[in-house]
Predicted 3D model of a 249-nucleotide part of an RNA (large-subunit ribosomal RNA, domain VI) from a Halobacteriota archaeon. The prediction has a mean pLDDT of 87. The RNAcentral record of the full RNA draws on ENA.
Context: one part of a larger RNA
RNA sequence: UGCUAUGGUGUCUGACGGGAACGUCCGUAUAGUACGAGAGGAACUAUGGACGGAGGCCACUGGUGUACCGGUUGUCCAACAGGGCAAUGCCGGGCAGCUACGCCUCGCGGGGUAAGGGCUGAACGCAUCUAAGCCCGAAACCCACCCGGAAAAGAGACACCGCUGAGACCACUCGUAGAAGACGAGUUCGAUAGACUCGGGGUGUACGCACCGAGGCAACGAGGUGUUUAGCCCGCGAGUACUAACAGG
Numbered sequence: 001u002g003c004u005a006u007g008g009u010g011u012c013u014g015a016c017g018g019g020a021a022c023g024u025c026c027g028u029a030u031a032g033u034a035c036g037a038g039a040g041g042a043a044c045u046a047u048g049g050a051c052g053g054a055g056g057c058c059a060c061u062g063g064u065g066u067a068c069c070g071g072u073u074g075u076c077c078a079a080c081a082g083g084g085c086a087a088u089g090c091c092g093g094g095c096a097g098c099u100a101c102g103c104c105u106c107g108c109g110g111g112g113u114a115a116g117g118g119c120u121g122a123a124c125g126c127a128u129c130u131a132a133g134c135c136c137g138a139a140a141c142c143c144a145c146c147c148g149g150a151a152a153a154g155a156g157a158c159a160c161c162g163c164u165g166a167g168a169c170c171a172c173u174c175g176u177a178g179a180a181g182a183c184g185a186g187u188u189c190g191a192u193a194g195a196c197u198c199g200g201g202g203u204g205u206a207c208g209c210a211c212c213g214a215g216g217c218a219a220c221g222a223g224g225u226g227u228u229u230a231g232c233c234c235g236c237g238a239g240u241a242c243u244a245a246c247a248g249g
Stems, first nucleotide, its partner, number of pairs: 007161006016148004022052008035040001053106005061100004068093005073086005095235001109143003116136004169249002171187005192244003196239004200234004208227005215220001
């Protein structure tokens, strides 16, 4: 753009297309049974697990975690405090997120058949699974299952709204989304983001002050204890309209 000059919102149908979403193996019971002189030695069925593969997830475990917290070396900012630089200087931890080494799931069945096994049965008074007809029979095929799918031109259906503003888009606040578009949640009739409070969490006890402190005439003094389950920090959760979602097109 089209879907025969009436639009839209939402939910479907499912022609057609894609998939391997499953595959293999080992146990246990059956059973030392059937079978077999013995030696040996099954199966139907039920059930437990392993490996490979597929899809998903992050409560646990592990990894990462150059957000963050702490320790420490050299040097610079006169010193202190607080910092810069040195691969994040190096080192010890580590939330969220992302992840695997972690966790969860991955059928039963139905239909038509192949090879094959049969029934009935003539041609050919017998016989014969086949010529007519019929019954079974595969990890393969079709369905079932998962995904896509009204541009399926036979261009679909249903419900509702609307014909002057139904609806959509822009704009703005954002993220269950994301390279850009797109997608989704909101825009005061509001918890969308920020701030704040609380909760939860990381680090590990801040600065300052007081006391102690080997040594020293003294000045000073590494460090320790207390204040201090401190200080600092948070991509998490809840609450709360304080700020911004205005003004609009």